[in-house]
RNA sequence: GCCUGAGUGGCGGAAUAGGUAGACGCGUUGGUCUCAAACACCAAUGGGGUAAAACCCGUAUCGGUUCGAUUCCGAUCUCAGGUA
Repeated sequence: GCCUGAGUGGCGGAAUAGGUAGACGCGUUGGUCUCAAACACCAAUGGGGUAAAACCCGUAUCGGUUCGAUUCCGAUCUCAGGUA
């Protein structure tokens, strides 16, 4: 250089013949329990915003197709593997 694959919350990792993004687990926070803790159980947990809501943004980045894109197409970046 060329070829192939991958990139999603704090972490692992789902959802892909386009249709509610974030299931499930870990972690974290609050609560129950306990003299106290651990275990266990319950609830919450992407970011901004608010007293709380509303609302806005968000799948590596930037574009494209589409009523609608994590999913399809193009370019770029990073990582992994292969190859001369």
This is a predicted structure of an 84-nucleotide RNA (transfer RNA) from an uncultured Bacteroidales bacterium. It matches the Rfam family "tRNA". The coordinates come from a structure-prediction model, not an experiment, and the mean pLDDT is 81.